[in-house]
This is a predicted structure of a 486-nucleotide part of an RNA (small-subunit ribosomal RNA, 5' domain) from an uncultured bacterium. Model confidence (mean pLDDT): 90 of 100.
Context: one part of a larger RNA
RNA sequence: AAUCAACGCUGGCGGCGCGCUUUACACAUGCAAGUCGAACGAGAAAGUCCGCAAGGAUGAGUACAGUGGCGUACGGGUGAGUAACACGUGGAUAAUCUACCUCUUGGUGGGGAAUACCGCUGGGAAACCGGUGACAAUACCGCAUGAGCUCGAGAGAGGAAAGCAGUCAAAUGCGCCGAGAGAAGAGUCCGCGGCCGAUUAGCUAGUUGGUAGGGUAAUGGCCUACCAAGGCUACGAUCGGUAGCCGGCCUGAGAGGGCACACGGCCACACUGGCACUGAAACACGGGCCAGACUCCUACGGGAGGCAGCAGUGGGGAAUCUUGCACAAUGGGGGCAACCCUGAUGCAGCGACGCCGCGUGAGCGAUGAAGCCCUUCGGGGUGUAAAGCUCUUUCGGCAGGGACGAUAAUGACGGUACCUGCAGAAGCAGCUGCGGCUAACUACGUGCCAGCAGCCGCGGUAAUACGUAGGCAGCAAGCGUUGUUC
Repeated sequence: AAUCAACGCUGGCGGCGCGCUUUACACAUGCAAGUCGAACGAGAAAGUCCGCAAGGAUGAGUACAGUGGCGUACGGGUGAGUAACACGUGGAUAAUCUACCUCUUGGUGGGGAAUACCGCUGGGAAACCGGUGACAAUACCGCAUGAGCUCGAGAGAGGAAAGCAGUCAAAUGCGCCGAGAGAAGAGUCCGCGGCCGAUUAGCUAGUUGGUAGGGUAAUGGCCUACCAAGGCUACGAUCGGUAGCCGGCCUGAGAGGGCACACGGCCACACUGGCACUGAAACACGGGCCAGACUCCUACGGGAGGCAGCAGUGGGGAAUCUUGCACAAUGGGGGCAACCCUGAUGCAGCGACGCCGCGUGAGCGAUGAAGCCCUUCGGGGUGUAAAGCUCUUUCGGCAGGGACGAUAAUGACGGUACCUGCAGAAGCAGCUGCGGCUAACUACGUGCCAGCAGCCGCGGUAAUACGUAGGCAGCAAGCGUUGUUC
């Protein structure tokens, strides 16, 4: 000098930041990913009105549910694992993929069979599961056509689609299929670079290479069969320990050293371990299956769950916040749109945790009140300090006005910021130190006791070093102590 700090004493206001470093311990409750009726079939009820009633109208083609599409691989969290092409940097990909978006270009013809919701019905405590009968689609399957696409040396072969809104009909709009290009993103490979230990010296059988095949979007022992016997290593292999990496942050004149909180990029993980499915992309935090530990429900047959999302709880700990408001802005998902969703985000709350700014008053005022302290008893100090007089009103309080942010309209923040007025010095100072280092000294108490202490060292009867008081010094809404780094 610094700090994601903590502890002690103290504490007025504001702005901007930051806030589980420990148990990747366990989690009650609520919320955190939906949306589309302009893809599709189907379609209530309450309520209200009419009617004597039966019933009808409205509610409403609304809600709930289902099929289908897109999204759920983003955004958010954490740092366990990882010493690795994980990261950084520079290259390679003639070895690759890319939904949505943009541009260019061509097509969008004709058929079919199912199925969920639903009806009937069976089983189960539940979770849920089955049988049967219908029916729809932008769901599914053929046929046709088809290239500058794919395969092939060539001949040739393969190979797609879906409609909806609108209208009398169209135009048109939104889509659908193929191809090419772009943008943005992703996969893979390579050079170089960045921890400790030799009290770890040898390591290796898919191991190293080849051939053939499989697999992948794609290269490759990635995998398999066969063949060869290689490959790495004191320029530290292997093994063990530690650790997410970086931009950066702290320190320092620099070189260097230390750190990896917040913010940004990349990676990894999602109760533990494994696995695949779907998909443009996952081996998928709030998807699936299996196994395990744990918790919960059960009619004992069987089921349900995963906060390292936002709040919050218990536990651990020296220690770390509200079960808040809003989608107004920015951004994201869906939708033609209206709009819906969004604990991302924007805000507010709590905490002197940090940095910065401001205040706790200003001027005049005595050879100088009182009190307290010291004293050589003369006096000295506190001290212009107080009182008193004259002012001011920042901050805070009260009252009035009142934004920008967003405008055609829409403001959570918020009656906030800011402006004006009112009253009144009124409501606002502590902490540590005073032997030397080191700025600041006396008195009393104590008597190697009680105690202090960073080092040197103080204390055994005059202690500037202990305790108290007065005084003084330093910093100040803080001041000290402790930990840690340079």